[in-house]
Molecule: transfer RNA
Organism: Patescibacteria group bacterium
C1' cells in the first nucleotide's frame, strides 16, 4: 500500500426496506426447611460515526473509525 469480511442489548448472536427479537446474565416476586434448580414479571438497544436515496432505512449507496483475515 491494495483486497476482503464482521460491526445490533452486560456477553452470544438472529433480523435484511416498513417503529429490533432469542439464549445467557442483571432486577423483583413464587415455589423450597435452605441453596442450586424451575416458573412469571421488568429493566436494559440514538442497531460503530457521518452524509446520500426512499413516504419510510439495522437493511441500499457513498465517505470515515475499530476488530479480523488475505496479497505485495
Nucleotide at each position: 500500500g491494495c483486497c476482503g469480511a464482521u460491526g445490533u442489548a452486560g456477553u452470544u448472536c438472529a433480523g435484511u426496506g416498513g417503529u429490533a427479537g432469542a439464549a445467557u446474565g442483571c432486577g423483583u416476586u413464587c415455589u423450597u426447611g435452605g441453596u442450586a434448580a424451575g416458573a412469571a414479571c421488568g429493566a436494559g438497544g440514538u442497531c460503530g460515526a457521518g452524509a446520500g436515496u426512499u413516504c419510510g432505512a439495522u437493511c441500499c449507496u457513498c465517505u470515515c473509525c475499530a476488530u479480523c483475515g488475505g496479497c505485495u